[in-house]
RNA sequence: UACUUAUCCAGAAAGACGGAGGGAAUAGGCCCGCAGAUGUCUUGGCAACCCUUGGUAAAAGGCUACAAAACUUGAACCAACAGGUGCUAAAUCCUACCAGAAGAAAUUGCUUCUUCUUGGAAAGAUAAGUU
Repeated sequence: UACUUAUCCAGAAAGACGGAGGGAAUAGGCCCGCAGAUGUCUUGGCAACCCUUGGUAAAAGGCUACAAAACUUGAACCAACAGGUGCUAAAUCCUACCAGAAGAAAUUGCUUCUUCUUGGAAAGAUAAGUU
């Protein structure tokens, strides 16, 4: 760098530095920001993807005349949080593409608009594995 899989409406802030825009990209909306945002660092916290530890344990192996139990491995689930990451305004801030449901306008045009914790796709983020 690329690919695959899983997750993304829950959760979690103080200090220091710095000084103008920022919320990935494009457009629209809506927000944050000189009462100092975004960012960087420190400390704290959240979470539970990987690892680790403990518990329950499907199933397999093994034993056996056949089984059960002991024993070995162990899917899955629960708990803890030492380690590797991650995250710590707002749903990935919202919408955009394809469909679905409800409603409204217009009135023959088969269009337009609004709403929805409806389903999917795309893009993105994070983790794990591969490259």
Predicted 3D model of a 131-nucleotide RNA (SAM riboswitch aptamer (S box leader)) from a Bacteroidia bacterium.